[in-house]
RNA sequence: GGUGAACGCUGGCGGCGUGCUUAACACAUGCAAGUCGAGCGAAGUUUUACAGAACAUCGUAAAAUUUAGCGGCAAACGGGUGAGUAACACGUAGGUAACCUACCUUAAAAUGGGGAAUAUCUCUGAGAAAUCAGAACUAAUACCGCAUAUGACCACAGUUUGGAAUCAAACAGAGGUAAAAGCAGUAAUGUGUUUUAAGAUGGGCCUGCGGUCUAUCAGCUAGUUGGUGAGAUAAUAGCUUACCAAGGCUAUGACGGAUAUCCGGCCUGAAAGGGUGAACGGACACACUGGAACUGAGACACGGUCCAGACUCCUACGGGAGGCAGCAGUGGGGAAUUUUGGACAAUGGGGGAAACCCUGAUCCAGCGACGUCGCGUGGAGGAUGAAGGCUUUCGAGUUGUAAACUCCUUUUGGAGGGGAAGAAAUAAAUGACGGUACCCUCAGAAAAAGCCACGGCUAACUACGUGCCAGCAGCCGCGGUAAUACGUAGGUGGCAAGCGUUACUCGGAAUUACUAGGCGUAAAGCGUGUGCAGGCUGUUUAUAUAAGUCUUUAGUAAAAUUUUUAGGCUUAACCUAAAAAAGUAUAAAGAUACUAUUAGACUUGAGUGUGGGAGGGGAAAAUGGAACUCCUGGUGUAGCGGUGAAAUGCGUAGAUAUCAGGAAGAACACCGAUGGCGAAGGCAAUUUUCUGGCCCAAUACUGACGCUAAUACACGAAAGCUAGGGGAGCAAACAGGAUUAGAUACCCUGGUAGUCCUAGCUGUAAACGAUGUUCACUAGAUGUAGGAGGUAUCGACCCCUUCUGCGUCGACGCUAACGCAUUAAGUGAACCGCCUGAGGAGUACGGUCGCAAGGCUGAAACUCAAAGGAAUUGACGGGGGCCCGCACAAGCGGUGGAGUAUGUGGUUUAAUUCGACGCAACGCGAAGAACCUUACCUGGGUUUGAACUGUUAAUUGUAAAAACCGGAAACGGUAAUGACUCGUAAGAGAGUUAACAGAGGUGCUGCAUGGCUGUCGUCAGCUCGUGUCGUGAGAUGUUGGGUUAAGUCCCGCAACGAGCGCAACCCUUAUCCCAUGUUACCUGUAGAAAUACAGGGUCUCUGAGGAAACUGCCAUUGAUGAAAUGGAGGAAGGUGAGGACGACGUCAAGUCAUCAUGGCCUUUAUGUCCAGGGCUACACACGUACUACAAUGAUUAGUACAGAGGGCAGUAAUAUCGUAAGAUUGAGCAAAUCCCUAAAAGCUAAUCCAAGUUCGGAUUGUGGGCUGCAAUUCGCCCACAUGAAGCUGAAAUCGCUAGUAAUCGCAGAUCAGCAGGCUGCGGUGAAUACGUUCCCGGGCCUUGUACACACCGCCCGUCACACCACGAAAGUUAGUUGUGACAGAAGUCGUUGAUCUAACCGAAAGGAAGUAGACGCCUAAGUCAUGGUUGAUGAUUGGGGUG
Repeated sequence: GGUGAACGCUGGCGGCGUGCUUAACACAUGCAAGUCGAGCGAAGUUUUACAGAACAUCGUAAAAUUUAGCGGCAAACGGGUGAGUAACACGUAGGUAACCUACCUUAAAAUGGGGAAUAUCUCUGAGAAAUCAGAACUAAUACCGCAUAUGACCACAGUUUGGAAUCAAACAGAGGUAAAAGCAGUAAUGUGUUUUAAGAUGGGCCUGCGGUCUAUCAGCUAGUUGGUGAGAUAAUAGCUUACCAAGGCUAUGACGGAUAUCCGGCCUGAAAGGGUGAACGGACACACUGGAACUGAGACACGGUCCAGACUCCUACGGGAGGCAGCAGUGGGGAAUUUUGGACAAUGGGGGAAACCCUGAUCCAGCGACGUCGCGUGGAGGAUGAAGGCUUUCGAGUUGUAAACUCCUUUUGGAGGGGAAGAAAUAAAUGACGGUACCCUCAGAAAAAGCCACGGCUAACUACGUGCCAGCAGCCGCGGUAAUACGUAGGUGGCAAGCGUUACUCGGAAUUACUAGGCGUAAAGCGUGUGCAGGCUGUUUAUAUAAGUCUUUAGUAAAAUUUUUAGGCUUAACCUAAAAAAGUAUAAAGAUACUAUUAGACUUGAGUGUGGGAGGGGAAAAUGGAACUCCUGGUGUAGCGGUGAAAUGCGUAGAUAUCAGGAAGAACACCGAUGGCGAAGGCAAUUUUCUGGCCCAAUACUGACGCUAAUACACGAAAGCUAGGGGAGCAAACAGGAUUAGAUACCCUGGUAGUCCUAGCUGUAAACGAUGUUCACUAGAUGUAGGAGGUAUCGACCCCUUCUGCGUCGACGCUAACGCAUUAAGUGAACCGCCUGAGGAGUACGGUCGCAAGGCUGAAACUCAAAGGAAUUGACGGGGGCCCGCACAAGCGGUGGAGUAUGUGGUUUAAUUCGACGCAACGCGAAGAACCUUACCUGGGUUUGAACUGUUAAUUGUAAAAACCGGAAACGGUAAUGACUCGUAAGAGAGUUAACAGAGGUGCUGCAUGGCUGUCGUCAGCUCGUGUCGUGAGAUGUUGGGUUAAGUCCCGCAACGAGCGCAACCCUUAUCCCAUGUUACCUGUAGAAAUACAGGGUCUCUGAGGAAACUGCCAUUGAUGAAAUGGAGGAAGGUGAGGACGACGUCAAGUCAUCAUGGCCUUUAUGUCCAGGGCUACACACGUACUACAAUGAUUAGUACAGAGGGCAGUAAUAUCGUAAGAUUGAGCAAAUCCCUAAAAGCUAAUCCAAGUUCGGAUUGUGGGCUGCAAUUCGCCCACAUGAAGCUGAAAUCGCUAGUAAUCGCAGAUCAGCAGGCUGCGGUGAAUACGUUCCCGGGCCUUGUACACACCGCCCGUCACACCACGAAAGUUAGUUGUGACAGAAGUCGUUGAUCUAACCGAAAGGAAGUAGACGCCUAAGUCAUGGUUGAUGAUUGGGGUG
């Protein structure tokens, strides 16, 4: 795009078309084929006339009319359907010299004379009926003889012409055979009848070519193939029959199976093709199923006959009747398909002389949006952009000029009036459709819009609801609390009387590739060769031939359809006319380049000969040495062997080792090589014999002898099989020992088939170059093997040219890329094989081969939306290389054991609030939970609230509020007293009360977020622009060689530059200069001292500013580089030390409980206030610390030296009291001034003497102190007493590289009080680093990958359960078909015919000619037996798929 469609929702009108695709299922009822009286007799009706005296009846005659029967023509057309059929059925082109043709036309001739019957009717009889029997009568255009014969036919023998074998036509001859019908009309005449010829029309038969699938159908055929004779037919022919011969068909697909009417056409497509065969037209076939003939011009006959069968109906049970795949209609089936209509008016058909009759053909109408075409459902104006809806950032936006409203129009529909054509050669008559089409008038916007979609493909977006539910979905996919994807709404888009869905078909699909594809790795080259058929094939000559090919011509290719151009319906659809187009077909004539054929020639393809050459090419026989094992003997003694380490095993019965001798089997070291040979598999000691192929050189010969190759044939590793040998070593199976969680493995000790030989079988491999064979052409470079030539040399090498092999690299070209590249995967030619998504499956079934194992051939159901290739970037690897880091190592000190502190888990609890969970949670948020904090629990209050904003209203003894009462308090009640600001005033503000908006929430979501933070990691990386390369993803730069702490720098380079990081700039510290000198420092005086006074700018110190360090200098190394090493100088030396500073990003890392914030939840509570309790619990587990275990110590006494901080609700000296904590007092100090403030370790002296201690201090008791409203739960401190564990800590594990570790104390923040934590400060002050193998983490390069949520990845098989399709299976069952028999209806034909018989002959008898019956051949249904094939089903069973 299309449809004979169906389904869902919806539905105004008309035109033209179209309508059982399923059950060729069964059919009630009506109709669908009759007509002719001018063929015939007869009967009836009506009218008229006549006869009888008349009338009626009756009779006769005539006319008109009706028709049962005889007879003629038609009924073989028209109409329906598509079951069968793979076929001369159809299409196309021919043939018929092998034929027929009623009616019709033309031409010729004729139509004489007789005869015998019969239906109707009448009578008799049978039967329920259908119908039938008998007797008698009658006619014909019915039937039968005879006569005649233009011509016809038959047999005979001629002539001429023609032809395509049998022959045809014409002419002439003499024989034989066969005809006829009348009717109408007064007549003329017309019309019939008979014979013949011709035409026209319609058929029969034959032939070439064309169009389905299947080889898992490979052989089929006895009337089969042919001949002769005979028969049959309209006619040829095995069409039939007898005899003879043995043929015929088939890989170009016979035979079998499946499916199917065929065509013009129709749909699609650019075409080539593909699909289809409704309607219209041509052909065929069929008419309930099967068989058969009759009649006839024509049938083996849809509305005829006979028989058989199934079914239905009637019946008096004896017997009968029927055939809608005609038109309507019914049932049934189905998703589904119409009225039991009108008319012969038109067109056509049958009969008739005609009038006319018949016609479900046909023309019309009805039903169905089934299709197609046309029309309408209104038009113009109309903004405060109304209301309502929806959305909202609350401003508004949108629906939307849409509506309302104003003006206008009336198609269609409605009403009324008029009114056709279709109807004719013609004067009249004749219209089913139909009062229809069409025209006019009237009223009134009046009566007329839906369906689907809106994530992408694909035009069109928001809100709410839902919350992996409900659901959607053509593909991808959507839905787990902010869904443009589900449902609804608003809006939007598309189409429109329709719109969607489903089904089928073509296209896109170059996705079966003829036009027009592929096969190294994606699916795909047979394991290899030989070779029949087939396909293809070198140069050249020929007035050759003309099959292919090309040109011209002729006929045909029905009409319709299609295309073009016109015309007719208002237009269109539709209809009409003209033209064009259409074939691999047919015939004739011509051309001859190419292909082909015929005849001839050639040498370059191919082959043969001659002379050389290399070789693990093949087969057989013989021979050899080394090694292993075994046997014998000698020597010799305790182990050997084996492994990562061991054990099993062997050995004192003498092994291993070693020497000598012997036996047996198998394999052939070195040479040896991307070297050689072979078709491939494959081939390796030496020698001999036989034998195949190859290469080179120069020529001679043959003369296309060639290439490929379906079927076929041969070869074909290893393993395996059969039979017989052989068996040293090795070694499936097997046994033992180890390893291991296990170890039916890897390792070890043994060990049988086998490996070897002979003769057979098997026929497969990653049989690989994953690359079929052959030929030609298309840059090179280089190595190597075999030959030839040249050059050179005394000679051999070397060097150059060339042929044939085997390799490596590489240009053009090709390729998806990788790669290939004269040994092509390049460019061309020839032939063969193979492929067409993945799995199922190389499986099942069938066939075939095999002894078996198995091989070859080789599906489907079902499941999925992928499977696959090459390359890219990452990530990963118990891959590789380089490098770094307290990463290891080297050291020092710890943790893990004890007690306690502190945090966490767990448990408990009314609550033990919450968060943080590997590193990167756990002395973390918390720089400090008795109340408060506080978020938790219990209880008591409160509800516009404890705090905030706004609106409205009220309120001036208002707000506030001492005091008192209740109460645990909050709070409630009473209530003395009693206001403020602005404004002249009114009043306003503020306050309070009430109501409403709304507050509040440490409620949820850190996976909706901002911000902040951690981590990799202070690791050296992360990127961009332009250019270049690549089809692309991407690459390059950023890789490489060096160097660095560093992507730091240098060099090189299709890259050149740049950015964020690194470094530097900043702060502190180390030296100096310099400025400032008080409270610091110094000097002096006074004083015992504290201190005071005077002075100073040197020093310490303070700290505005500055200097200094840069590989700057020297040497060496390095590439004359970057830089490294060493040195000098210097306070400091190679980033001097420390800090701040954290690239692109990762971890949905952490935080909604700092803060902010979307959404959700809550609103007399999840808000808020209060009291008490809890966060402090305690069988337990873990992390982080403190104190120790002691003598490098403890205790006591004495004594020395810091830095950095803090201080007014503070710090506090001094003095006094107290054993002490502390108390009292309160000088000084808002600080270089005063205070905190004693530094401690250290040093000096003494005691302790190795012990659970003079170590250790937990725990507990008593008594005190301090803070605070308050110290019970639950603070700190002091004194006295008590005196636990613990004697250096398993596995494991942490920190640290120098002023560091270790050790010692001091200060500060928080804070009323509470520090073993944290943040700072200084004192004392080490050891070690060989080095980078290993552990961990990281960086760069490279490699593999089936990973990309990225190895915490991916993924295989069994088992269990559920479902699905399939195979096997004892069988069972249904269909179809073959073979052999039985059977034998009807019927044709034949034989017989003793029965019977009108026509003719005959005087008669009888004959001729027929006939009932009987018999025979053939034969349908049916029956029996036995096979094939297809389907269904089957306990059980097998694998497969999905979850």
The RNA shown here (small-subunit ribosomal RNA) has 1443 nucleotides and comes from an uncultured Elusimicrobia bacterium.
The coordinates come from a structure-prediction model, not an experiment, and the mean pLDDT is 84.
It matches the Rfam family "Bacterial small subunit ribosomal RNA".
The RNAcentral record of the sequence draws on ENA and SILVA.